This is a predicted structure of a 96-nucleotide RNA (Glycine riboswitch aptamer) from Actinomadura rubrobrunea. Its mean pLDDT, the model's own confidence on a scale to 100, is 77.
RNA sequence: GCCCUCUGGAAAGAGGGGACGCUCCCAGGUCCCCCGCCGAAGGUGAAAACCCCGCGAGGGGUGAAGCUCUCAGGCGCCGAUGACAGAGGGGGAGGC
Repeated sequence: GCCCUCUGGAAAGAGGGGACGCUCCCAGGUCCCCCGCCGAAGGUGAAAACCCCGCGAGGGGUGAAGCUCUCAGGCGCCGAUGACAGAGGGGGAGGC
């Protein structure tokens, strides 16, 4: 490096329409469609440097992220996800 436990941890819609349920109405909930958004599960892309081919121009390869795209995922409070960080433990390599 890796694994486990605990703790902290952001962003974006109280959008519009419809259906379900219900004796009826209202509210809540679930689902579908439309429009608008977010980036910190995961995923996409590739800078410098380096390597290869070529006389050269140039071509190809490797190549990171809290960047980029927004496929996936997500968008009131609650709740949930959560890169990353801290504490404890396990365990391995290396150093002294």